Predicted 3D model of a 121-nucleotide RNA (FMN riboswitch aptamer (RFN element)) from a chicken gut metagenome. The prediction has a mean pLDDT of 80. The sequence is in RNAcentral, with records from MGnify. The model forms 100% of the base pairs in the Rfam consensus.
């Protein structure tokens, strides 16, 4: 330098004109660190950037990369142990934007995108 990988999940329950969005009942957990973590620290996807920077020859616009910014959520107890908010037990909880005959972690969709970082020549 090139290159491959890189998110999982709802129902022939119930209300109703209308819900896979409500009520019940089920179910799902990116990525580094750390005693093995959705809930600790940190990070990624979104949005903004008339006052930054750099590329696109020179201005402007628009476009991308860098930088900044801003928005988004949640654990406690008890037990082993040298060490655990990570393990065992036992009751919680929590879930970007946008769209939708009705209000979404699961349903559509920006996305055949991009990425945090993983490997490998």
């Nucleotide at each position: 330098u090139c290159u491959u990988c890189a998110g999982g999940g709802u129902g022939u329950g119930g209300u109703g004109a209308a819900a896979u969005u409500c009520c019940c009942a089920a179910u799902c957990g990116g990525c580094g660190g750390u005693a093995u973590a959705g809930u600790c620290c940190g990070c990624g996807a979104g949005c903004c950037u008339u006052u930054u920077g750099c590329a696109u020859a020179u201005u402007c616009c628009g476009u991308g990369c860098a930088g900044g910014g801003c928005a988004g959520g949640a654990a406690c107890c008890g037990g082993u142990g040298u060490g655990a908010c990570u393990c065992c037990g036992g009751u919680a909880c929590c879930g970007a934007c946008a769209g939708u005959u009705a209000a979404a972690g699961u349903c559509u969709g920006g996305a055949u995108g991009g990425a945090a970082g993983a490997g490998g020549a």
Its Rfam family is "FMN riboswitch aptamer (RFN element)". Rfam links the family to the GO term FMN binding.